Background: A computed fold for a 112-nucleotide RNA from Fontibacillus phaseoli, annotated as TPP riboswitch aptamer (THI element).
[in-house]
């Protein structure tokens, strides 16, 4: 400079990876990376000389301008490593109604 977006109520959807180190007088933890978030608490079961799953709950993100899932044991780049970045992608799926603003000043986000 330009552009987008009120808010409220109720309801609903979703993910938690990679990696270094550490214990049987026990432990399922402490760090590092990316990220909004890498599991807050409780319960049940399970497991381990390196080992976690389910339910409820908390935080966070998202509800058609799409979080997330699938394709995918995919492709290219990069990394200690990883969906770390990009592609795939105008792909296939994926959870919304009511009320209400519609001034774009303030505020917040995006682009240059």
């Nucleotide at each position: 400079u330009u552009u987008a977006u009120a808010g409220u109520u109720c309801a609903g959807g979703g993910g938690a990876g990679c990696u270094g180190g550490a214990a049987a007088u026990c432990g399922g933890c402490c760090g590092g990376c990316u990220g909004a978030g890498a599991u807050u608490g409780u319960g049940u079961c399970c497991c381990g000389c390196a080992a976690g799953a389910c339910a409820c709950u908390g935080a966070c993100c998202c509800u058609u301008u799409a979080a997330c899932c699938u394709g995918a044991u995919c492709u290219g780049g990069g990394u200690a490593a990883u969906g770390c970045c990009a592609g795939c992608g105008u792909a296939g799926g994926a959870a919304g109604a009511a009320u209400g603003u519609u001034u774009a000043g303030c505020a917040u986000g995006g682009a240059c």